c-di-GMP-I riboswitch aptamer from a marine sediment metagenome, 88 nucleotides, folded computationally.
[in-house]
């Protein structure tokens, strides 16, 4: 990074599976993707099993709701790394 070329990943839904959830695995499936290989180091979003606060309630049950990440996102952007091909 192009009006190449060889290929390659696989969004959303759908079946199963794992997980409290975010989410994630395997199959199908294509929305896209020049790193939509790989790494959670910054930071940003998502969730909150569990921990604290409150408020409800006789209550140490139950429930509402906030807070929080050591969970998740790499197909959120920096970032490091590693590869293909060869016009300008």
């Nucleotide at each position: 990074g192009a009006u190449a070329g060889u290929g390659g990943c696989a969004a959303a839904c759908c079946a199963c599976c794992c997980g409290a959830a975010a989410g994630g695995g395997u199959g199908g499936g294509a929305c896209g993707c020049a790193a939509a290989g790989c790494c959670u180091a910054a930071g940003g979003c998502c969730u909150a099993c569990g921990u604290c606060c409150c408020g409800u309630g006789c209550g140490u049950a139950g429930u509402g709701g906030g807070a929080u990440a050591a969970g998740g996102u790499a197909g959120c952007u920096u970032g490091g790394u590693u590869g293909c091909c060869g016009a300008a």